[in-house]
RNA sequence: GGCAGAGUAGGUAACUUGCGUCAAGUGCUAAGGGAUGGGACGUUGCCCUUAGACGAAAAGCUUUGAUUGUCAACGCUUGCGGUAAGUUAUCGCGUUCGCUGCC
Numbered sequence: 001g002g003c004a005g006a007g008u009a010g011g012u013a014a015c016u017u018g019c020g021u022c023a024a025g026u027g028c029u030a031a032g033g034g035a036u037g038g039g040a041c042g043u044u045g046c047c048c049u050u051a052g053a054c055g056a057a058a059a060g061c062u063u064u065g066a067u068u069g070u071c072a073a074c075g076c077u078u079g080c081g082g083u084a085a086g087u088u089a090u091c092g093c094g095u096u097c098g099c100u101g102c103c
Base pairs, nucleotide, nucleotide: 001103002102003101004100005099010091011090012089013088014087015086016085017084018083019081020080021079028052029051030050031049032048033047034046038097039096040095041094042093058078059077060076061075063073064072065071066070
């Protein structure tokens, strides 16, 4: 010097454990801020705060109490939520330098 490769933020799927179902969360908009392969610059994307708009799927059963036909509470089961975390699999930096392997 040439060729090849690894690695971020994070995305998706499965499983597990939770949370909500008395509506928090998720998603949307605006403003401000932050972190983003090992370094630098930076795009897409990501996260946080505040404000705003929108807005949901429950059903069954045991026990107890009130009570006499219904209600309430604890618990359980099956669901539901563009729900949270963890594990595994898979996907995953534009430029440049660096790193690994080969020549």
This is a predicted structure of a 103-nucleotide RNA (THF (Tetrahydrofolate) riboswitch aptamer) from a Thermoanaerobacterales bacterium. Its Rfam family is "THF (Tetrahydrofolate) riboswitch aptamer". The family has 101 seed sequences and 747 matches in Rfam 15.1. The coordinates come from a structure-prediction model, not an experiment, and the mean pLDDT is 79. Lineage of the source: Bacteria > Bacillati > Bacillota > Clostridia > Thermoanaerobacterales.